[in-house]
RNA sequence: GGGUUUAUAGCUCAGUGGUAGAGCAGCUGACUGCAGAUCAGCAGGUCCCGCGUUCGAACCGCGGUGGGCCCU
Numbered sequence: 001g002g003g004u005u006u007a008u009a010g011c012u013c014a015g016u017g018g019u020a021g022a023g024c025a026g027c028u029g030a031c032u033g034c035a036g037a038u039c040a041g042c043a044g045g046u047c048c049c050g051c052g053u054u055c056g057a058a059c060c061g062c063g064g065u066g067g068g069c070c071c072u
Base pairs, nucleotide, nucleotide: 001071002070003069004068005067006066007065010024011023012022013021018055026042027041028040029039030038048064049063050062051061052060
């Protein structure tokens, strides 16, 4: 330099055009002598950035940035 793939919550990941979710972690309550475990609830995300397509974009297109892999 060329190709390909990836970026979504603190972490690991789902979501493939119609109001963003799960597990773990965190917080509160129940329980407990105190904790843990268990149960119930709560909070947490400009969906990497910009532009476009569309009535509507995490999702489609173009460009950029970071990571992985292959080729040279």

RNAcentral holds the sequence, with entries from ENA and Rfam. The RNA shown here (transfer RNA) has 72 nucleotides and comes from Tetradesmus obliquus. Rfam family: tRNA. NCBI's taxonomy places the organism under Eukaryota, Viridiplantae, core chlorophytes, Sphaeropleales, Tetradesmus.